[in-house]
């Protein structure tokens, strides 16, 4: 140094939930509180999965408003993989 993840230590992140005249059509995100947990639960939507469906398309109905289906250009890195950077140092 690399692989790997025992023991500690220094740090770190922050689930659910709550709050918000916050953003968003929604999924979800952001800020504050809060810790379930995480050796990358740091970063990147590249592959896969999953979530949403404003717009678009199709169907059906209505005086009109509707309803159903398909579909990311939306989202999820704390779903998996991959890439990349990093703390400590046993076997």
């Nucleotide at each position: 140094g690399c692989c790997c993840g025992a023991a500690a230590a220094u740090a770190g992140c922050a689930a659910a939930c709550c709050c918000g005249u916050g953003c968003g059509a929604a999924a979800g995100c952001c800020g504050g509180g809060g810790a379930c947990g995480c050796a990358a639960a740091g970063c990147c939507a590249u592959g896969g999965g999953c979530c949403u469906a404003c717009a678009g398309c199709g169907g059906u109905g209505u005086u009109g408003u509707g309803c159903c289906g398909c579909u990311a250009c939306g989202g999820u890195u704390g779903c998996c993989a991959g890439g990349u950077u990093g703390c400590c140092g046993a076997a």